A computed fold for a 380-nucleotide RNA from an Acidimicrobiales bacterium, annotated as Bacterial RNase P class A. Model confidence (mean pLDDT): 76 of 100. Lineage of the source: Bacteria > Bacillati > Actinomycetota > Acidimicrobiia > Acidimicrobiales. RNAcentral holds the sequence, with entries from ENA. The gene name in the source record is rnpB. Rfam family: Bacterial RNase P class A. It is annotated as a ribozyme. Gene Ontology terms of the family: dimeric ribonuclease P complex, tRNA processing and ribonuclease P activity.
RNA sequence: UGAGCUGGCCGGGUGGUCGCGGCCAGGUUCAGCUCGAGCUUUCGAGCUGAUAUUGGUCGAGGAAGGUCGGGACUCCGCAGGGCAGGGUGCUGGCUAACGGCCAGUCGGGGCGACCCGCAGGAAAGUGCCACAGAAAACAGACCGCCGAUGGACGGCCGGCUUUGGCCGGUUGUCACAGGUAAGGGUGAAACGGUGCGGUAAGAGCGCACCAGCGACCGGGGUGACCCGGGCGGCUUGGCAAACCCCACCCGGAGCAAGGUCAAGCGUGGGACGGCCGGCCCGGCCAGUGUCCCCAGGUAGACCGCUUAGAUGGAUGACCACACAGCCGGUUCCGGAGACGGGCCGGCGGACAGAAUCCCGCCUACAGGCCAGCUCACUCG
Numbered sequence: 001u002g003a004g005c006u007g008g009c010c011g012g013g014u015g016g017u018c019g020c021g022g023c024c025a026g027g028u029u030c031a032g033c034u035c036g037a038g039c040u041u042u043c044g045a046g047c048u049g050a051u052a053u054u055g056g057u058c059g060a061g062g063a064a065g066g067u068c069g070g071g072a073c074u075c076c077g078c079a080g081g082g083c084a085g086g087g088u089g090c091u092g093g094c095u096a097a098c099g100g101c102c103a104g105u106c107g108g109g110g111c112g113a114c115c116c117g118c119a120g121g122a123a124a125g126u127g128c129c130a131c132a133g134a135a136a137a138c139a140g141a142c143c144g145c146c147g148a149u150g151g152a153c154g155g156c157c158g159g160c161u162u163u164g165g166c167c168g169g170u171u172g173u174c175a176c177a178g179g180u181a182a183g184g185g186u187g188a189a190a191c192g193g194u195g196c197g198g199u200a201a202g203a204g205c206g207c208a209c210c211a212g213c214g215a216c217c218g219g220g221g222u223g224a225c226c227c228g229g230g231c232g233g234c235u236u237g238g239c240a241a242a243c244c245c246c247a248c249c250c251g252g253a254g255c256a257a258g259g260u261c262a263a264g265c266g267u268g269g270g271a272c273g274g275c276c277g278g279c280c281c282g283g284c285c286a287g288u289g290u291c292c293c294c295a296g297g298u299a300g301a302c303c304g305c306u307u308a309g310a311u312g313g314a315u316g317a318c319c320a321c322a323c324a325g326c327c328g329g330u331u332c333c334g335g336a337g338a339c340g341g342g343c344c345g346g347c348g349g350a351c352a353g354a355a356u357c358c359c360g361c362c363u364a365c366a367g368g369c370c371a372g373c374u375c376a377c378u379c380g
Stems, first nucleotide, its partner, number of pairs: 001376010013321006020059007029050009061351001065362002068360005073254004085250005090104005105119001106117004120245002125243002127239003142184002144180003149177002151174010192210006211235001213232002216229005258303004264298001267295004271290002273285004323349001325347006332341003
C1' cells in the first nucleotide's frame, strides 16, 4: 500500500416559524350542584365538569418490525400415579425461564485472522436405500479367470475277458456341474489398503506394515473428550429431518386476559290484595295494577396502562446555516504518471413508528467512527 477477519459504537447537528399528545398552573366563557342574600324577572361565593385559550414541562427504536422462544401478570382447571401427545438433545456453567448466552469438545471449511454445524443411540428391534447395475446388506456370478474335484468325449500304458468290452493309472479337449469378489463395468455407496506367500483360479486363507472398530490397562481433564500401550476378531455400509429406544421438560387460554361502577327497555324476586276464624310466623291462590324496594346482567364509563401512554390511535412539517458523503467542472498546487489537495456548481442523510411489561432470537438498514488481529507485496 492492497485484500480481509472479529468485536464495539453512532445512525443525523444547531437555530427559527408553525403544528400534535400527556401532565401541571393561570385567567375567560358556558352548564350543573351547594350555601347566603333577595324574591316578579335576580345577585354573590364555593365546588365539579365541558369546549376553546395562555404559559411551563415531558414526548419512539436499534431494531419500536416479525409475533418465533421464554417469563411476569390475569382467569379457568388441578389429590397422587400412569398412558397418550408435544418439545429439547455433545460437555460444563450463567439465567426467573428459554429452542437464549458464555467457555470448551468433536466434525467440516479457509493459506490465515476466523467461520459453520437440527452434534444422543444404526453391534436393541423393524423399515428404506431412487436411477444405473448381475448384485444394495446374515451379499451378489454380467463380462473375465479357473475348471483342482465331479461329468462328457478322446490318446497312451497295465490288468481281466464270455472278444462285445470292463476296470485302474496317466495325459488332453469341452466349459456341462461348479469354483472364484483379484481385474472390467454400474453407482452417492459393491463388505478395508499395499506387498509377499498361497492357490486350479482366487480370497484376511496366512504373514508384515498401515487405516478403522471393540473392550482393557496407564496418564490428563469437573466433563464432552484427548494422549500412549499392548491385545482381539480380522472389517461391522448409510438414513433416526423413517418408526423406534434412551434422558430431561411440558395443564389451557391470553390485556378483546381480567376487575370495579352502572342507565333505559325488558327479566326475576319482594311489599301492597284474597284464603287458612281475629293477630304474628308460615303456607296456598290470584294478578301483572303501582311517582315503591331489591337483584343479576347489557349499553356506557373507569381501572388494568407505565417519568411517551394513545384508544378516530400524538411524537410532525417548512426554512436557514454548518457537517459527513456522492457527481460534474477547473487556465490553481504537488507528482514522471496514476492520483491526491484547493476552489466553484449541483445532489443529498437509510431501515423504519411504541399500544400491558420484561428477557432473548430472527429479519431490514444510506452512511460513518473506534479497537484488536490475519495474509500478500514493497522499503528501512